[in-house]
RNA sequence: AGACGGCUGGACGGCUGCUCUUCGCGAGGCUUCGGCUAAUUGCGGAGGGAGGAAAGUCCGGGCUCCACGGAAACACGGUGCCGGGUAACGCCCGGCGGGGGCGACCCCAGGGACAGUGCCACAGAAAGUAUACCGCCUCGUCUGCCGGUUUCGACCGGGGCCAUGAGGUAAGGGUGAAAGGGUGCGGUAAGAGCGCACCGCACGGCUGGUGACAGUCGUGGCAUGGUAAACCCCACCGGGAGCAAAACCGAGUAGGGACUGCAGACUCUUCGCGAGUCAGGCGGGUUUUCGCGUCGUGGUCCGGGUAGGUUGCGCGAGGCGUCCGGCAACGGACGUCCCAGAUGAAUGGUCGUCACUUGCUUCGGCAGGUACAGAACCCGGCUUAUAGGCCGUCU
RNA sequence: GCCGACGUAGCUCAACGGUAGAGCGUCUGAUUUGUAAUCAGAUGGUUGGAGGUUCAAUUCCUCUCGUCGGCUCCA
Numbered sequence: 001a002g003a004c005g006g007c008u009g010g011a012c013g014g015c016u017g018c019u020c021u022u023c024g025c026g027a028g029g030c031u032u033c034g035g036c037u038a039a040u041u042g043c044g045g046a047g048g049g050a051g052g053a054a055a056g057u058c059c060g061g062g063c064u065c066c067a068c069g070g071a072a073a074c075a076c077g078g079u080g081c082c083g084g085g086u087a088a089c090g091c092c093c094g095g096c097g098g099g100g101g102c103g104a105c106c107c108c109a110g111g112g113a114c115a116g117u118g119c120c121a122c123a124g125a126a127a128g129u130a131u132a133c134c135g136c137c138u139c140g141u142c143u144g145c146c147g148g149u150u151u152c153g154a155c156c157g158g159g160g161c162c163a164u165g166a167g168g169u170a171a172g173g174g175u176g177a178a179a180g181g182g183u184g185c186g187g188u189a190a191g192a193g194c195g196c197a198c199c200g201c202a203c204g205g206c207u208g209g210u211g212a213c214a215g216u217c218g219u220g221g222c223a224u225g226g227u228a229a230a231c232c233c234c235a236c237c238g239g240g241a242g243c244a245a246a247a248c249c250g251a252g253u254a255g256g257g258a259c260u261g262c263a264g265a266c267u268c269u270u271c272g273c274g275a276g277u278c279a280g281g282c283g284g285g286u287u288u289u290c291g292c293g294u295c296g297u298g299g300u301c302c303g304g305g306u307a308g309g310u311u312g313c314g315c316g317a318g319g320c321g322u323c324c325g326g327c328a329a330c331g332g333a334c335g336u337c338c339c340a341g342a343u344g345a346a347u348g349g350u351c352g353u354c355a356c357u358u359g360c361u362u363c364g365g366c367a368g369g370u371a372c373a374g375a376a377c378c379c380g381g382c383u384u385a386u387a388g389g390c391c392g393u394c395u
Numbered sequence: 396g397c398c399g400a401c402g403u404a405g406c407u408c409a410a411c412g413g414u415a416g417a418g419c420g421u422c423u424g425a426u427u428u429g430u431a432a433u434c435a436g437a438u439g440g441u442u443g444g445a446g447g448u449u450c451a452a453u454u455c456c457u458c459u460c461g462u463c464g465g466c467u468c469c470a
Stems, first nucleotide, its partner, number of pairs: 001395008010354007018049010028037003051372001055383002058381005063242004076238005081095005096110001097108004111233002116231002118227003133173002135169007145158005181199006200222001201220008246311004252306001256302007264278005280295004318337008355370006396466007405419004413450001420438006443459005
């Protein structure tokens, strides 16, 4: 200078509050007057009172209700190297393979792209049954070019510098993120796994390992571009919702139902005050008329159920210590402890001393601050935030 | 507390994994005596932030920040 792992998360005391549990006394309540008492309440004593993440709500469970005859399948969602741990997991431990770092060490959604489908913009000849722009090579053509002959019409020959046709090639150039193995030698008209050596790849055997896989031998000139955090295939897992779940008690008001009393006329009627019309009541400041909206009333009882209250709700896959097994995660035995339960929601405020830290300073001190953040049914993980301090191992 | 949706220009919204656009707005010019309207042109982006997959991310995945909505059928 760095890598990895673990711990801690201001300390002590005084005063004064808040909340929960429990004990005692009292008020209150009930009483058969002996007592009893979780309606409620006062005083006093004792004890407990935020976290490593209580956070995000990302996974896995417990618990509760709903659905469901059992099982399986489809759909949907998730996970994905191997072995182990665990109640379970997408978590943890140990390995394997790949990548990074001088190193300690770190990172990896790490099955399948010969089951099928899709996509690969721009550029480029070509983006997937590969192809052929320039270039290279072979064989031609010729009106360009050069040389020769010439009767000046043309003819003969040469060569590939320019033009053009057919074919070969994938070395080289160029495009792209990616161009159908790489390097070298041979080979060829030029080239090419065309041949050979090494490396890579595929297939098969053997050896080691529980396995992922590793090593080695042989065969094959090479097929099968990338993308599955695109659809998909394979294997495995998953019923849904969540403590505002859910259970119990349950006012007042409104609404529902049953029985019953009363209530003007007419019509219909299933003959039940069932329906309709008018009358009547009420409302829009008052009165009249017209119009509009709205409506039976009283009693007794019943069920659902709102507010509210109680439970769920603190003994649990619990904490700590010692020993044993295991590389480890973890497991086992023994001992010991009980350790928050609010519901407008407590866990606070202040003073003193100390610790750390910021600013100022006349170096005596003075002033300020205390990381991230705060339970709400519980537990195991992951992720994220976090001032400062301490310990261990290693490069 | 539990469950869910969203985040793109100043505002409201688009955008098959392949150069981020539209309307309104703002500015400049024209038109007008002047303003509005109209016409022409311009301006404006960390696609909330960080990381990953991919040749390539607004888009796919993970984490995080912020905003909004719902949670007894009625009373």
Two RNAs folded together computationally: RNase P RNA and transfer RNA, 470 nucleotides in total. Model confidence (mean pLDDT): 76 of 100. It holds a member of the Rfam family "Bacterial RNase P class A".